[in-house]
């Protein structure tokens, strides 16, 4: 790296308008965190010689994207190649 498997959370919320229905589309209110992104530690490294600086992680953390009936995506796990 691919392939298949298993995979949560959060209003099928309010108005509009459209539609035979499902539902879409704009605009509000409330949430959710597991694409992706922002921030962040100690060690250890590098400079420096100073109680000091820069580097550096996540399921943490902000929700910026994103997503709040299904599907679709989905971190992250298992098998297999």
């Nucleotide at each position: 790296a691919u392939u298949c498997u298993g995979g949560a959370g959060a209003a099928g919320u309010c108005c509009a308008c459209a539609g035979g229905u499902a539902u879409g589309u704009g605009g509000g209110u409330g949430c959710c965190g597991a694409a992706g992104g922002u921030g962040u530690a100690a060690a250890a490294c590098g400079c420096a010689u100073a109680u000091g600086c820069g580097u550096c992680a996540a399921u943490c953390u902000c929700u910026c994207a994103g997503g709040c009936g299904a599907a679709a995506g989905g971190a992250c796990a298992g098998a297999a190649u």
Predicted 3D model of an 81-nucleotide RNA (Glycine riboswitch aptamer) from uncultured Coprococcus sp. RNAcentral holds the sequence, with entries from MGnify.